[in-house]
Predicted 3D model of an 88-nucleotide RNA (c-di-GMP-I-GGC riboswitch aptamer) from Paenibacillus allorhizosphaerae.
Its mean pLDDT, the model's own confidence on a scale to 100, is 86.
RNA sequence: ACUGAUAAAGGCAGACUCUUCGAAAGAAGGGGACGCAAAGCCACAGGCCUAAAGGAUCAAUUUUUCUAUGGCGGCUGGGUUUCCAAAG
Numbered sequence: 001a002c003u004g005a006u007a008a009a010g011g012c013a014g015a016c017u018c019u020u021c022g023a024a025a026g027a028a029g030g031g032g033a034c035g036c037a038a039a040g041c042c043a044c045a046g047g048c049c050u051a052a053a054g055g056a057u058c059a060a061u062u063u064u065u066c067u068a069u070g071g072c073g074g075c076u077g078g079g080u081u082u083c084c085a086a087a088g
Stems, first nucleotide, its partner, number of pairs: 002088001003085002011036002016031006034074001040080003044077003047072003054066003
């Protein structure tokens, strides 16, 4: 340095639920733990979710569809910082 445990010390926190924000996706906080060695941080590449505003279309009081400028880092890759450490 790689790598990583039925190790030690600590950390984070899915689903669900409550409050708030949001058009939605989703986010923040409380409770709660399915999991996680970067489940710390960054939307750079791919991917995925949403479609308010806008466009197209249908239509006649409102259908379908396109689009991220909105999101997801607990989807993958990349960048960056980093605790401990047996065996190899």